The part of an RNA shown here (small-subunit ribosomal RNA, 5' domain) has 520 nucleotides and comes from a metagenome.

Context: one part of a larger RNA
RNA sequence: GGAUGAACGCUAGCGGCAGGCUUAAUACAUGCAAGUCGAACGGUAAGGUCUCUUCGGAGAUACGCGAGUGGCGCACGGGUGCGUAACGCGUAUGCAACCUACCUUGAACUGGGGAAUAGCCCCGAGAAAUCGGGAUUAAUACCCCAUAAUAUCCAGUUUUCACAUGGAAUUUGGAUUAAAGCUCCGGCGGUUUAAGAUGGGCAUGCGUGACAUUAGCUUGUUGGUGAGGUAACGGCUCACCAAGGCUGCGAUGUCUAGGGGUUCUGAGAGGAUUUUCCCCCACACUGGUACUGAGACACGGACCAGACUCCUACGGGAGGCAGCAGUAAGGAAUAUUGGGCAAUGGACGCAAGUCUGACCCAGCCAUGCCGCGUGCAGGAUGACAGCCCUACGGGUUGUAAACUGCUUUUAUAUGGGAAAAAACCCCCGGACGUGUCCGGGGCUGAUGGUACCAUACGAAUAAGCAUCGGCUAACUCCGUGCCAGCAGCCGCGGUAAUACGGAGGAUGCAAGCGUUAUCC
Repeated sequence: GGAUGAACGCUAGCGGCAGGCUUAAUACAUGCAAGUCGAACGGUAAGGUCUCUUCGGAGAUACGCGAGUGGCGCACGGGUGCGUAACGCGUAUGCAACCUACCUUGAACUGGGGAAUAGCCCCGAGAAAUCGGGAUUAAUACCCCAUAAUAUCCAGUUUUCACAUGGAAUUUGGAUUAAAGCUCCGGCGGUUUAAGAUGGGCAUGCGUGACAUUAGCUUGUUGGUGAGGUAACGGCUCACCAAGGCUGCGAUGUCUAGGGGUUCUGAGAGGAUUUUCCCCCACACUGGUACUGAGACACGGACCAGACUCCUACGGGAGGCAGCAGUAAGGAAUAUUGGGCAAUGGACGCAAGUCUGACCCAGCCAUGCCGCGUGCAGGAUGACAGCCCUACGGGUUGUAAACUGCUUUUAUAUGGGAAAAAACCCCCGGACGUGUCCGGGGCUGAUGGUACCAUACGAAUAAGCAUCGGCUAACUCCGUGCCAGCAGCCGCGGUAAUACGGAGGAUGCAAGCGUUAUCC
């Protein structure tokens, strides 16, 4: 000098864009953050509509839909950085050792039957959470049968590729394996299978902290055979056999730490850094375990154990903000218990749509960067003045003011007023040719009466902070008297202090200026 997720002191007019618990992965009141589908199903609690009515109600409808069965989603999105020095990450390869719901393009199918169960109803237990029994019912829930190839397995045939266990194809025979319907009749689905896409799994080379005041470490350890297990390879696990494997090119141990793209600095080499944004990883009160599922060993799922908090009728129960706000605590220190699904994206749905603290916006904070303003021109009797200095002549503040003319960004007031929104969907027309495409019209804005524009008004509404001995731009007076104090270094202060405190003046930067901390 530059930089910062900064803090502190003094000060402060506005706007745009960004950023905002670095500490206690401490504990959490309250609300919200993951639902959706009636075009899968039995139904019908509140409501709507219609009919009847003795005005109490009854029936119908299925417009709608609580609870329930079922499907898909909840493994995404959002948070945090505890752990981890590791194939965790980065990079480059490999899988002839693998999986992939939804999506895309093909192929072949979608036949028949059965037994339950939730809900509703009845009975019972309990303070509650909830639980037990009985009777009854449906499905795209569950089970059975049929059908079966380019799927899988077994035994062969042939060709080709490969270093290879083998791969790719060809073909014969045998065995095994499937389904579900709904509909507004337009469609939406279901099963098996081939390929693609996407996402993931695994393996390997190289790179990726400190300490040798850590020198030896290891028994599933290293390898083999066989078996089990997995989507898949593998000591991944097990039985047996062998005795190996790593290490001064740093094993093992201890300490520290999420990694990278980046960011800061620097002429570069390098050093430092990982806050925002993006990719990967790990975690979800602590520890462990699996279930479901295409995918988890699952933040707002389950079970067990533990610590803590809460409810209780003392028998027993409930909970997990490192989601968004917010509270307490800690701290030098970090914001609103806001608006909206209008846009983008996501889940579900044929769709309308519902949900979405993702997201889009607004609020707070000079935390940073950038931009604008606090007026412009004239005006010397260098003003009667005032402060300060003085050699008492004057100098300085100073064109500064007064005064004259001008302008109106901004402020204030009034009026107008967006883009972001064209899609889905609806209506009309057309094309292909029968559900798609094209054209036209219509619908929809939280932000927001905001941005922006116009008019009126009047210099009106707007300057501070630090420094002035040298480094280092800027000097005098008064006070103090090694006191009080200053200080980054050298050093100032003991009676003439340009170094302390005040004043006048000056210098630097400016809505900021200084100080502190940290990095180059």
The coordinates come from a structure-prediction model, not an experiment, and the mean pLDDT is 85.